This is a predicted structure of a 116-nucleotide RNA (SAM riboswitch aptamer (S box leader)) from Aquimarina intermedia.
RNA sequence: AAGUUAUCAAGAAAGGUGGAGGGAAUAGACCCUAUGAAACCUUAGCAACCCUUUAUUCGUAAAGAAGGUGCUAAAUUCUAUCCAAACCGUUGAGGCGUUUUUGGAAUAGAUAACAC
Numbered sequence: 001a002a003g004u005u006a007u008c009a010a011g012a013a014a015g016g017u018g019g020a021g022g023g024a025a026u027a028g029a030c031c032c033u034a035u036g037a038a039a040c041c042u043u044a045g046c047a048a049c050c051c052u053u054u055a056u057u058c059g060u061a062a063a064g065a066a067g068g069u070g071c072u073a074a075a076u077u078c079u080a081u082c083c084a085a086a087c088c089g090u091u092g093a094g095g096c097g098u099u100u101u102u103g104g105a106a107u108a109g110a111u112a113a114c115a116c
Stems, first nucleotide, its partner, number of pairs: 003114006013043005021032003026080004044072003049068002051064005076108001081105006088097003
């Protein structure tokens, strides 16, 4: 590197260095950014995966935050593939088609724990 499991609409920013990009990748949309992007450092915070304590029907639940990670614009910023529904158009009807919206799933990705 590949793999397994869980989660991903909640939450939480100031300062210093830096000096033009950034929001994972491709395409499109939208947004952030010289009132200072990325990156690095310091401090603070959020959360509760690992962790600690208690209870337990051993599935888990409640509380906690010292330590190991993670995170601190916008849903993983939104869309892309599939399914369903609604609206619209069309048809005598079954049905068909486009756009938009909503819901679900998949893919991809991120994080944690495990594993190698």
Lineage of the source: Bacteria > Pseudomonadati > Bacteroidota > Flavobacteriia > Aquimarina.